This is a predicted structure of a 496-nucleotide part of an RNA (small-subunit ribosomal RNA, 5' domain) from an uncultured bacterium.
Context: one part of a larger RNA
RNA sequence: GAACGAACGCUGGCGGCGUGCCUAACACAUGCAAGUCGAACGGGAUCCGCAAGGAUUCAGUGGCGAACGGGUGCGUAACACGUGAAGAAUUUGUCCAACGGCGGGGGAUAGCCGGCCCAACGGCCGGGUAAUACCGCGUACGACCUUCGAGGGGCAUCCCUCUUUGGUGAAAGCCGCAAGGCGCCGAUGGAGAACUUCGCGGCCUAUCAGCUAGUUGGUGAGGUCAUGGCUCACCAAGGCGACGACGGGUAGCUGGUCCGAGAGGAUGACCAGCCACAUUGGGACUGAGACACGGCCCAGACUCCUACGGGAGGCAGCAGUGGGGAAUAUUGCGCAAUGGGCGAAAGCCUGACGCAGCGACGCCGCGUGUGGGAUGACGGCCUUCGGGUUGUAAACCACUGUCGGGAGGGACGAAGCUCUGACGGUACCUCCAAAGGAAGCACCGGCUAACUCUGUGCCAGCAGCCGCGGUAAUACAGAGGGUGCGAGCGUUGUCC
Numbered sequence: 001g002a003a004c005g006a007a008c009g010c011u012g013g014c015g016g017c018g019u020g021c022c023u024a025a026c027a028c029a030u031g032c033a034a035g036u037c038g039a040a041c042g043g044g045a046u047c048c049g050c051a052a053g054g055a056u057u058c059a060g061u062g063g064c065g066a067a068c069g070g071g072u073g074c075g076u077a078a079c080a081c082g083u084g085a086a087g088a089a090u091u092u093g094u095c096c097a098a099c100g101g102c103g104g105g106g107g108a109u110a111g112c113c114g115g116c117c118c119a120a121c122g123g124c125c126g127g128g129u130a131a132u133a134c135c136g137c138g139u140a141c142g143a144c145c146u147u148c149g150a151g152g153g154g155c156a157u158c159c160c161u162c163u164u165u166g167g168u169g170a171a172a173g174c175c176g177c178a179a180g181g182c183g184c185c186g187a188u189g190g191a192g193a194a195c196u197u198c199g200c201g202g203c204c205u206a207u208c209a210g211c212u213a214g215u216u217g218g219u220g221a222g223g224u225c226a227u228g229g230c231u232c233a234c235c236a237a238g239g240c241g242a243c244g245a246c247g248g249g250u251a252g253c254u255g256g257u258c259c260g261a262g263a264g265g266a267u268g269a270c271c272a273g274c275c276a277c278a279u280u281g282g283g284a285c286u287g288a289g290a291c292a293c294g295g296c297c298c299a300g301a302c303u304c305c306u307a308c309g310g311g312a313g314g315c316a317g318c319a320g321u322g323g324g325g326a327a328u329a330u331u332g333c334g335c336a337a338u339g340g341g342c343g344a345a346a347g348c349c350u351g352a353c354g355c356a357g358c359g360a361c362g363c364c365g366c367g368u369g370u371g372g373g374a375u376g377a378c379g380g381c382c383u384u385c386g387g388g389u390u391g392u393a394a395a396c397c398a399c400u401g402u403c404g405g406g407a408g409g410g411a412c413g414a415a416g417c418u419c420u421g422a423c424g425g426u427a428c429c430u431c432c433a434a435a436g437g438a439a440g441c442a443c444c445g446g447c448u449a450a451c452u453c454u455g456u457g458c459c460a461g462c463a464g465c466c467g468c469g470g471u472a473a474u475a476c477a478g479a480g481g482g483u484g485c486g487a488g489c490g491u492u493g494u495c496c
Base pairs, nucleotide, nucleotide: 001496003494004493006492007491008490009489010488013366014365015364016363017362018361019359020358021324026322027321028320030319031318032317035064036063037062040061041060043058044057045056046055047054048053071277072276073275081201082200083199084198085197086196087195090194091193092192095190096189097188099186100185101184102183103137105135106134112127113126114125115124116123117122143168144167145166149162150161151160152159153158173182174181175180203249204248205247210240211239212238215237216236217235218234219233220232221231222230252274253273254272255271256267257266258265259264279300280299281298282297283296302313303312304311305310330356332355333354334353338352339350340349341348342347369399370398371397372396379390380389381388382387403437405432406431407430408429409428413423440485441484442483443482444481445466446465447464451480452479453478454477455476461468462467
């Protein structure tokens, strides 16, 4: 000098765009943050209807979603991340392309009704009911397992194509007058996603030098979507290490960011990608996908309710509270836009998101007037008492109208014919009045731009370094003047 998620002191007019718990992954009152579908299903209530039936709504069965989105950085020195490869060792709901199919049956169960237990959470018994819920049967191009061949290829295990024997495995309906549409099942390829393996790369420490028994390899088996000591039985005795094993400390990694001419050093807030975690520890279930933040089970700590028998909870989602701290915001508006979930759609949900609020926290822009004006006024300060300086500064005259104020008009963002805007009567435009409402902070011994007076008297104090102060202090304090920056200016901290 530059930078900052900054803080502190003094000061503070406006706008735009950003940004805001770096500390206690401390504890949390309250509200909201994941639902949706009646065009899968049977009911209850209300309404319309003479009825058939229809509409609205509610709990339940069922489907899809809840594995995304949002938060945090505890752990992790690791294939966690970055980059480049491999999978002939793999999986994949929805979506896309093309192929084939949807026949015929059965038994339950929630809701409901009746009865019972219970403080609550909730639970038990009996009866009876539906489905795109559940279970058999039939069928099977291709799929999987298996038997015999042929051809081609490769990377050792093998891969691809054709043919063949036997076996296994499917399905669901709904809407519509209909046409048809939406669905369902099997299987192929793709897109996107996931998983596994490897090369290389990126912290400190040797005052850590030896580490290792599922350890290293093999055979076989189990397990997994899949390879593998991943697990197990048996066999062998291996494997790693000064090119730093093992141990200890610290730490999420990256794109990037800051500094620097560069080399490089530091860093990883916001935004984006990946990873890990969800009160602590462990576990599986469901599912295409989780070992699952707002799911389940167990254990621990904590909080709450209780009729003392037993129950309920998890803000590192958005706000907000207490606490900690030098320090970090509103218990706001809206689904109008973008995006997501469900739905045929209308639509519903969405603290994602879009906006608004607060904070000079940062960057950028604008303003606090402009021109004239000497008798160089008053006052202040200094003085060699002549004057000098503040100073064209003010007064005064003329003018302008940015911002702020008042009045009127008033959007783009809305796609898609109509309709639909939280922001917002905002931005912006026109008019009006009026210099009116808008300047401070630090410094002035040298480094370093800027000097005098008074007070003080090694005191009080200053100080980044050198150093000032003990009676003439340009270095302390005040004043006048000056210098620098300016809605900021200084100080502190950190890094280059």
The full RNA is in RNAcentral, with records from ENA. It matches the Rfam family "Bacterial small subunit ribosomal RNA". The coordinates come from a structure-prediction model, not an experiment, and the mean pLDDT is 86.